[in-house]
RNA sequence: GGGUAUCCGUUGGGGUGCCCCUUGGGGCUGAGAGGUUUUGCACCAACCCAUCGAACCUGAUCCGGCUCGCACCGGCGGAGGGAACGGAAACCGCGCAUCC
Repeated sequence: GGGUAUCCGUUGGGGUGCCCCUUGGGGCUGAGAGGUUUUGCACCAACCCAUCGAACCUGAUCCGGCUCGCACCGGCGGAGGGAACGGAAACCGCGCAUCC
């Protein structure tokens, strides 16, 4: 001098489902199912993810298993899309120079 696990900052991306009793509670899964609002929109918060990208979306009101249902497992399928820059950095079969 180079690269990197990882971490930090800024910025950006994303989802919010199912069941029961009934409008207010209870339960399930999950990292996340929140708050303000009459609903929606919107805003805020938490959480996850950011190209080495299965966060999330599309196909999809998909197909098979399973479940009260969601969830879960397998398929579709590494199919098509999907939001990045900066800094620090253990470490290294790394490069260069010098000395023995």
A computed fold for a 100-nucleotide RNA from Roseovarius mucosus, annotated as TPP riboswitch aptamer (THI element). NCBI's taxonomy places the organism under Bacteria, Pseudomonadati, Pseudomonadota, Rhodobacterales, Roseovarius. The coordinates come from a structure-prediction model, not an experiment, and the mean pLDDT is 77. The sequence is in RNAcentral, with records from Ribocentre.